[in-house]
RNA sequence: AGGGGUAUAACUCAGCGGUAGAGUGUCACCUUGACACGGUGUAAGUCAUCAGUUCGAGCCUGAUUACCCCUA
Numbered sequence: 001a002g003g004g005g006u007a008u009a010a011c012u013c014a015g016c017g018g019u020a021g022a023g024u025g026u027c028a029c030c031u032u033g034a035c036a037c038g039g040u041g042u043a044a045g046u047c048a049u050c051a052g053u054u055c056g057a058g059c060c061u062g063a064u065u066a067c068c069c070c071u072a
Stems, first nucleotide, its partner, number of pairs: 001071007010024004018055001027041004048064005
């Protein structure tokens, strides 16, 4: 320098253009003499950033940023 991949909750990850989800974790309650396990529920997201396409974008297009891989 060229090419490719990844970026979504605190963590690990789903998400076929039409309401953003799961597991773990946090918090509250139930349960216990107490803890652990278990059960019920709650909170937690500017979907990396900026534009574009579309009635509608996490998803499609372009650029940028960070990290990883390949080629030279």